A computed fold for a 72-nucleotide RNA from Paenibacillus polymyxa SC2, annotated as transfer RNA.
Its mean pLDDT, the model's own confidence on a scale to 100, is 81.
It matches the Rfam family "tRNA". Rfam's curators write: Transfer RNA (tRNA) molecules are approximately 80 nucleotides in length.

[in-house]
RNA sequence: UGACAUGUAGCUGAGAGGUACAGCAACCGACUGUUAAUCGGAAGAUCGUAGGUUCGAUCCCUACCAUGUCAG
Numbered sequence: 001u002g003a004c005a006u007g008u009a010g011c012u013g014a015g016a017g018g019u020a021c022a023g024c025a026a027c028c029g030a031c032u033g034u035u036a037a038u039c040g041g042a043a044g045a046u047c048g049u050a051g052g053u054u055c056g057a058u059c060c061c062u063a064c065c066a067u068g069u070c071a072g
Base pairs, nucleotide, nucleotide: 001071002070003069004068005067006066007065010024011023012022013021018055027041028040029039030038048064049063050062051061052060
């Protein structure tokens, strides 16, 4: 320098045009002599950034940023 892949909640993942779903963690409660375990509840992400397409974009297109792999 080029090619490819990835970027979604604190963490790990799903979602591939109709407005984001889980698990774990943390929080509240039940249970327990207390803690842990178990069970229940509520909350939490405008989806890496900026544009474009579309009635509508996490999803399609472009550029850029970050990380990784490969090539030189």